A computed fold for a 349-nucleotide part of an RNA from an uncultured organism, annotated as small-subunit ribosomal RNA, central domain. Its mean pLDDT, the model's own confidence on a scale to 100, is 86.
Context: one part of a larger RNA
Order: sequence, then C1' cells, then structure tokens
RNA sequence: CUGGGCGUAAAGAGCGUUGAGGCGGUUCCGUAAGUUGGACGUGAAAGCCCUCGGCUCAACUGAGGGAUGUCGUUCAAUACUGCGGGACUUGAGGGCAGCAGAGGGAGGUGGAAUUCCUAGUGUAGCGGUGAAAUGCGUAGAUAUUAGGAGGAACACCAGUGGCGAAGGCGACCUCCUGGGCUGCUCCUGACGCUGAAGGCGAAGGCUAGGGUAGCAAACGGGAUUAGAAACCCCGGUAGUCCUAGCAGUAAACGAUGGAUGCUGGGUGUGGGAGGUAUAGAUUCCUCCCGUGCCGAAGCUAACGCGUUAAGCAUCCCGCCGGAGGAUUACGGCCGCAAGGCUAAAACUC
Repeated sequence: CUGGGCGUAAAGAGCGUUGAGGCGGUUCCGUAAGUUGGACGUGAAAGCCCUCGGCUCAACUGAGGGAUGUCGUUCAAUACUGCGGGACUUGAGGGCAGCAGAGGGAGGUGGAAUUCCUAGUGUAGCGGUGAAAUGCGUAGAUAUUAGGAGGAACACCAGUGGCGAAGGCGACCUCCUGGGCUGCUCCUGACGCUGAAGGCGAAGGCUAGGGUAGCAAACGGGAUUAGAAACCCCGGUAGUCCUAGCAGUAAACGAUGGAUGCUGGGUGUGGGAGGUAUAGAUUCCUCCCGUGCCGAAGCUAACGCGUUAAGCAUCCCGCCGGAGGAUUACGGCCGCAAGGCUAAAACUC
C1' cells in the first nucleotide's frame, strides 16, 4: 500500500422466539484493565541494515554500531472503550382512551350449486367431440316439478384492498386468543439490537381410525396417430375432507437476512388523528402508520433499484470461491417408509 462479494452471474438460512457471544443512547464522578508516553530491565549467537577491515574483486568472512517486542517492572496521561457509582429521556417497555383487519383456535348456523334416492309429468333419445366412439336410456333416461340424503366449497361484496414472522388466511354468529396502528405525553429509566437448540412450516407423501358429493394420479375403455405408454372423450381407486400422530421439503421468491440513522420530488390507495368550510353528505389542508406506481441525486455489468433502496453509513448473523463429477458417495444424525440434513474425492474440461 492492498484488504472481494451474495435481486438476475457462485452466494440471504422457508419463518419466528431465545441462551451464550458480539455490538450498544445522553450526561457527571471515580478507577486506570484496554489505550498512549517516559524510565529501567531484558530481547544469546548467527542472520538483517550501516561503517571499517581480510582473501587481487565478489561470494564468503572479522570487528564495531544500529534495528528488532501482543515482553516485564515502574512513573505518568485520561480523549475513546471497559469497570464501579449517580442522574436523564430521545431508544425500548408500560398506562389510559380509541381504531381497522380473510391474524389464530373451538363450537354452532345458513343459502346457492353438483351428485344420489323417492314420487309426479313426459317420450326417445341423452351425452360427448375437430369429427366420432366407448358410455347412459323403453327395466322409461335426458328435460321438468316436489320432497329427501350427504359431502365439500363459500358466488356477488372483492380491490392495483386487508391481516399475519413466514407457510398462509375469504359465508354468517358466539366464545377464547395473538399482533398492529392512532391520540394523550401519565409511568419505568437503556430494561436495547443481533443471534444455536427446542418451536412453526404450502402441496404431495406416510401410520391409525372415520368420511367420501364433486374432482381425480394409478388403472380400464373409446378416439387420434406410422406408433400414442400422451394431449381429447367415457368411466374410475388412492388422494382431496375430519381426528390423532409422523414427515420438514418448494421457483418456501421481492430469487433482495435483521436492526438503526441519514438523503429531492410527483401521483394513487388502506387505517387513524387534528384543523378549515358546510344544514349535512362531504370537500380541502396537515401529521402518523401501511401498501402501489413514476421518477432527482446516487448506485448498477446492464437490466433495473431509487425514503418500502439494489443510495449513504453503523452493528450482528447466514452464505459464496471456475464448469462438471454432486440437491452425489462414504460416515454421522433424524425418519415407519419415502426420504431429509450434514457433505467430500478421484477423474474430465
């Protein structure tokens, strides 16, 4: 002196809570551990640097000096950090008064539709496709009317909308329950940030028991086709649903970890508070919280990002290191299994 990165090139853990650890607001006093300076001690020789000398020079070598430290003791300094103590309120938490919401769990209720059953009317077709056929129907189907059964999902409202940490959550009512936001600045007084394990975790899958209307892997049949293990059609079992457990993955995506501070605007939208005008609906303005779009500066390889940053900074965690081999092998841990997690090498280019 240099001291890389992680939206799409390799790389943010699916998500939260928390232990240790790391880091930590304003101010005063003390201390002097870190830190800084001085003195003393020590830092063998060789080596290194400088000077002088010896081999004809050099390499090599002799002598002298210098340099060399997370070092020890001691004296001192006190800005910053630490430690001990006091104070503070802006971070954090609480209180009071309100607000919005498909946030979670349990119980109950409802209507539309599909299917099935019973009965009535009624007769030869229905259904399905590009066209057909399999299929259903004279044992009376389809259509239509009335009644009944049962399961699953909740049209419109519905949104570029809301809630949740994520997965995710959508009829209505009741009970239990988590979080968020606003206003008042009333209380505590740094109680904070980050962060293993345990915890949660779509769909599909597994175990046991129930349930099964519709849909539908597998499977059977009809078509298509050169063939058709498919696409289309007729059927149809697991499954989809419930209870208890297991599993633990995903393009678990914003392909963007969390927290805090700083940094131009424009235009929508959801929630709250205040002000102004009004008879009122409501209008306009301001502030706070959330959610979109467009874009200054800046950033970026570009695309793009752009106060919800991928801008400018600080703290903590996770992860990456040419392509393949390899979401692999072996071993270990977990699982009933399926498999999951951890994770190489030879070799090839």